[in-house]
Context: one part of a larger RNA
Molecule: large-subunit ribosomal RNA, domain III
Organism: Lactivibrio alcoholicus
RNA sequence: AAGUAGCGCAAAGUAUGUGAGAAACAUACUCACCGGAAGCCCAAGGGUUCCUGGGGAAGGCUCAUCCACCCAGGGUUAGGCGGGACCUAAGGCGAGGCUGAAAGGCGUAGCUGAUGGACAACAGGUAGACAUUCCUGUCCCGACACUGUGACGCAUGGACCGAAGGGGUGACGCAGAAAGCUAGGCGGAGCCGGGGGAUGGAAGACCCGGUUCAAGGGGGUAGGCAGGGUUCGCAGGAAAAGCCGUGAGCCCAAAUGCUGAGACCUGAUGGGGAGCUCCGUAAGGGGCGAAGCCGCUGACGCUCUGCUGCCGAGAAAAGCCUCUAGGGAGGAACAGUGUUGCCCGUACCCGAGACCGACGCAGGUGGGCUGGCUGAGAAGGCUAAGGUGAGC
Numbered sequence: 001a002a003g004u005a006g007c008g009c010a011a012a013g014u015a016u017g018u019g020a021g022a023a024a025c026a027u028a029c030u031c032a033c034c035g036g037a038a039g040c041c042c043a044a045g046g047g048u049u050c051c052u053g054g055g056g057a058a059g060g061c062u063c064a065u066c067c068a069c070c071c072a073g074g075g076u077u078a079g080g081c082g083g084g085a086c087c088u089a090a091g092g093c094g095a096g097g098c099u100g101a102a103a104g105g106c107g108u109a110g111c112u113g114a115u116g117g118a119c120a121a122c123a124g125g126u127a128g129a130c131a132u133u134c135c136u137g138u139c140c141c142g143a144c145a146c147u148g149u150g151a152c153g154c155a156u157g158g159a160c161c162g163a164a165g166g167g168g169u170g171a172c173g174c175a176g177a178a179a180g181c182u183a184g185g186c187g188g189a190g191c192c193g194g195g196g197g198a199u200g201g202a203a204g205a206c207c208c209g210g211u212u213c214a215a216g217g218g219g220g221u222a223g224g225c226a227g228g229g230u231u232c233g234c235a236g237g238a239a240a241a242g243c244c245g246u247g248a249g250c251c252c253a254a255a256u257g258c259u260g261a262g263a264c265c266u267g268a269u270g271g272g273g274a275g276c277u278c279c280g281u282a283a284g285g286g287g288c289g290a291a292g293c294c295g296c297u298g299a300c301g302c303u304c305u306g307c308u309g310c311c312g313a314g315a316a317a318a319g320c321c322u323c324u325a326g327g328g329a330g331g332a333a334c335a336g337u338g339u340u341g342c343c344c345g346u347a348c349c350c351g352a353g354a355c356c357g358a359c360g361c362a363g364g365u366g367g368g369c370u371g372g373c374u375g376a377g378a379a380g381g382c383u384a385a386g387g388u389g390a391g392c
Stems, first nucleotide, its partner, number of pairs: 012030006031389004039369004045349002049347001050074006059067002079140002081345004086117002091112003097106003121138005141341009152330001160327002165323005173310004179303003184297005190211006212271002216266003223259004227252008236244002275288005311314001355364002371383004
């Protein structure tokens, strides 16, 4: 320079409280803002920032009794959620191998490696801080043991077990269309609870609020797909095969098999539930608890890994099913009971004041949910739940 620029887009007001001290802290009321977000939930990243009590030097663009600041104490509970004890992709490593003065490079089998495949839990409650983890209720998966029923089989024919091997499945593109549903929503003179007329009338076709619930179990519908059965042959599938493949004959043409939402019944004599009531100055806590129907609309969700069309012709392996090799005298399957179930993550922020931007920065950040009125709409406007009034 200069007490100048600036104090980082933004709505506050009032009362009460606390306190040495209050425009900014707390509480209440009014007002305003977002509402495909400025709400809610994950992933990444961060790493205690979470909760409670205390503090007031510094940090906070002002103040501060307040804080994502400082101090102390506390908080993250799993067979089923995510990851591992399963699988493989790109990539990486790489026994042998090839190669290179050396170091090393490449690479088969294999191992590793999710952003993919496979795989068993839902609803409610609790709480200062966690909950598909704790609790309540109702389920499910694997292993082992016992009990019961027990098809079938027991020496040259075999029930059952069964590959690190064979085969099938897993298994996949893009676009389009329709149907059947559900979530959700709306309406109701239905049902339930509550309310009441200060001024002429209004006890109603009035006003306000609520009208619900999962996994699992049962049965197998709307629909979708495959012709089905049997006999014989075969130098194929690196051995074998009753499986797959392939060739032929016969029988049946409506059956057989696979798949499949939802509704319905159950779960539920349960949960939740508007409200009522009790305790308390309040915050808050305890108890009781009605109705639960009908109609309309309706998804980008489910049936659908479907169907139709097209050319650019659209992962792999495990798993599962089956076949034999092999084992083999008892024994699958079903039901019940009991026992058992390891390691890691789990707090909190997550369109942000906690991540990436030197900052409490008008920037950036993948996925899911996203109600109502108007509307073609996830636009725009207003609004619910919820959140916020941007640190002078």